[in-house]
Context: one part of a larger RNA
RNA sequence: UCCGGCGAGUUACCCCGCGUGGCAGGUUAAGGCAGUCACAGCCGGAGCCACAGCGAACGCGAGUCUGAACAGGGCGAUGGUCGCGCAGGGUAGACCCGAAACCACUUGAGCUAGCCAUGGGCAGGGUGAAGCGUCCGUAACAGGACGUGGAGGCCCGCACCGGUGUGGAUUGCAAACCGCUCGGAUGACCUGUGGCUAGGGGUGAAAUGCCAAUCGAAAGUGGAGAUAGCUGGUUCUCCCCGAAAUGCAUUGAGGUGCAGCCCGGGGUUAGUGGUGCUGUGAGGUAGAGCGCUGCACUUGCGCGGGGACUUCACCGUCUACCAAGCGAGCGCAAACUGCGAAUGCACAGCGCCAGCACCCGGAGUGAGACGGCGAGCGCCAACGUCCGUCGUCAAGAGGGAAACAACCCAGACCUGCAGCUAAGGUCCCGAAAUCACGGCUGAGUGGUAAAGGUUGUGUUCGUGCGCAGACAACCAGGAGGUUGGCUUAGAAGCAGCCACCCUUGAAAGAGUGCGUAACAGCUCACUGGUCGAGUGCGGAUGCGCCGAUAAUCCAGCGGGGCAAAGUCGUGUACCGACGCUCAGGAAGGGAGUUCUUCGGAACUGCCUUGGUAGGGGAGCGUCGUUAGGCCCGCGAAGCGGCAGCGGAAGCCAGCCGUGGAGGCCUAACGAGAGCGAAUGCCGGA
Repeated sequence: UCCGGCGAGUUACCCCGCGUGGCAGGUUAAGGCAGUCACAGCCGGAGCCACAGCGAACGCGAGUCUGAACAGGGCGAUGGUCGCGCAGGGUAGACCCGAAACCACUUGAGCUAGCCAUGGGCAGGGUGAAGCGUCCGUAACAGGACGUGGAGGCCCGCACCGGUGUGGAUUGCAAACCGCUCGGAUGACCUGUGGCUAGGGGUGAAAUGCCAAUCGAAAGUGGAGAUAGCUGGUUCUCCCCGAAAUGCAUUGAGGUGCAGCCCGGGGUUAGUGGUGCUGUGAGGUAGAGCGCUGCACUUGCGCGGGGACUUCACCGUCUACCAAGCGAGCGCAAACUGCGAAUGCACAGCGCCAGCACCCGGAGUGAGACGGCGAGCGCCAACGUCCGUCGUCAAGAGGGAAACAACCCAGACCUGCAGCUAAGGUCCCGAAAUCACGGCUGAGUGGUAAAGGUUGUGUUCGUGCGCAGACAACCAGGAGGUUGGCUUAGAAGCAGCCACCCUUGAAAGAGUGCGUAACAGCUCACUGGUCGAGUGCGGAUGCGCCGAUAAUCCAGCGGGGCAAAGUCGUGUACCGACGCUCAGGAAGGGAGUUCUUCGGAACUGCCUUGGUAGGGGAGCGUCGUUAGGCCCGCGAAGCGGCAGCGGAAGCCAGCCGUGGAGGCCUAACGAGAGCGAAUGCCGGA
C1' cells in the first nucleotide's frame, strides 16, 4: 500500500405532534380465573384523562376577575380517550471512537536514592610532614645541618569506579553501544550479602534528580462507557423542494437561546406579495450656496496693540508690522444651510401576475468570499478592514477571458452524426471574412508603467511678417563724438559700478557672443542688394517616440507568425454554449375529459425537473418469525462463465460448469439490516 471480515441514532420510561384503528365518555394496574400451547380468552374500575371556568383567596359559576359601575378590559363559554406506527424532545453512557486528568484500594527499594548491620578490594613508582637521634649553635631557649621516620580527601599510574572531547553507530551489536582520548584511583573511595524508608509519600552533597526501559507526582485494578461547547468517522437507490454565514442576548465570541431564511402538513381569498400607472405624503443625501456656524485668500477703511521720533511726564507725529469690526471681490466644510434633486420609502386607487398570511411539526445556518456602486478606517495602500446596496461563487456545470471559485455570456431532466444565436471570434495551430469601404500608426506601437521631455506624424484654431519682395542663404555696410564717466597697473562695446545721450545716414546698441595683458581681430543686432513665395510663433486634438534596469534562453501577442493578421469608424456575412428551436422519451405539479372494484387508472394540453447544509416522498437489498404456495440427489444453497430484464438500488425462473443438501415466492411482522475512508479493529498478501 492493497484485499477480506468486523465497524457507528439503540433500548426503557415520560412528554408533544402527525398517521392509523377501537369505543363515545375512554381505559384498566397489580392481581385473579379457565386452559395442551399461544404474542390468544375472561374477570378485576383501584387509578388516570375527559366532563367548567374564573379568582391570590373567601367565593361565584357559562361565566368570572378587576372595578363605584348594569363601562371597558383579562381569562373562559368544552370535546374526548385507549392502543399501534412514525418524527422530535426529556431522563438515562443515548450515534461511534478519542483525552490530559481526579478519587479509592492495592503492588513495588531484585533498577535507583539514602541509611543500618556484617564482610571484601585498591599492581607498581614518586614526594618525604610531625616526631626522634647525632653534630653544630644559644647564657638557656630559638635555630641550622645530616640522619632516622613514613604523614597526606599528596603526586604519576594498573585493577576498580567514572564518562571529558571527538569519530562511528542512529530500521544500531545495543530502547544509551563501540574506538581513541580523558577524570578519580588510602578515600566525602569502590564493592558483596542481609535489612529499613512508599506515592497527599519516600530518598535526594539539590538535577525536580531517583523510586523496576515510566516521575512537576510510580504502577495495577476499580469509580468508568469520567467529562470532551473539540477533532475524526457515520455504510443501498431514485424523485420533489432547498438554505444560512444576519439581528438581539450570552463568563459570549469556532458554543448556545430567540428571531430571520429552508422543508413537510393544515389553511383561506378577507387580508398579503410583485409589477405598471395615477395621486398624496415625510425627508435634508447628491448638487448648489455662503445670510447663519466656522475656516481661508486679495484689497480699501480701521477700534486696539507693537515699533520709530519727540517731550521722554501727559500730549503729539510717523509706520510697507499685528489686527477687532465694516465695505468690495473670490473660495472651503461629515459634525455649516435663508436652497435642494434623482432614486428609494410610506399610504391610497386602478390594471395585470402570484399564491401568501396564519397554525402545527422537522431542520440547518449564526467563520462567508470576490466584483460593481455609496461611505468610514487605512496611505483616495493591501487578494486590507468595517457598514450599506446589487450580483456571482458558496451550493452552478456549459461557452469566453491561453491556463484562471468570485469577471463576461448563460442557469445542465435524458437522447439525436438536425437548425439558430450569446459573450467572444473568423491568416495557421483552431470552427468561421487573408470580407467591403474610409481614416490613422511605422513604433513590432499593437503585445506592461509615471512625472517629465519631443522641430515624429495626421486633423484643427488663433496670430505676426510677406510680390511696396517676407523666412533661410549669399554679397556689402555695421560709422563718428568716444578709449562715455567711474573704478583700475590696465578697463578702449564686451572684469565690475553708473548713465545709456548726440551726430551722419539706407542702417549701425555707449553694444549679442568669441577674443586681447589692454588694444587689435571675428561676429551679432540693424540696413542695402541678389533670389522670388511663402514664413515665424502660439493653442486644441488623434496615433506614435524617449523616459524603460534582474538574475537557467526566448518569456510583458497562448504559439506560429502579422505593416495588417495593428488601430478608429461604417457595413454585410459566417463561426460559436449543456442558452433557444426541432424530433423522440422520462418524471413532478396543478387543470380538464373518460373509466373506476372509489384505492386509483388512461388520455389531452400547460408549467416545471443545477444543487451543499437540510426537509419530504417512493423504493431495492440482507437476516429472522408467522401463514399460504412451491422447487430439490432426474441435484438445493453457494461459486465460475455466458445471455437477458428494470428508471436506480438491483433482479434472473434461461444455458454451461462446479458443488453435494437444503432453498425460494407471496402477504404481514421483527431487526446485531447495506462501508471506502474513523493515523479505525482483526487476519492475509

A computed fold for a 685-nucleotide part of an RNA from a Roseiflexaceae bacterium, annotated as large-subunit ribosomal RNA, domain II. Rfam family: Bacterial large subunit ribosomal RNA. Its family is annotated with structural constituent of ribosome and ribosome in the Gene Ontology. The full RNA is in RNAcentral, with records from ENA.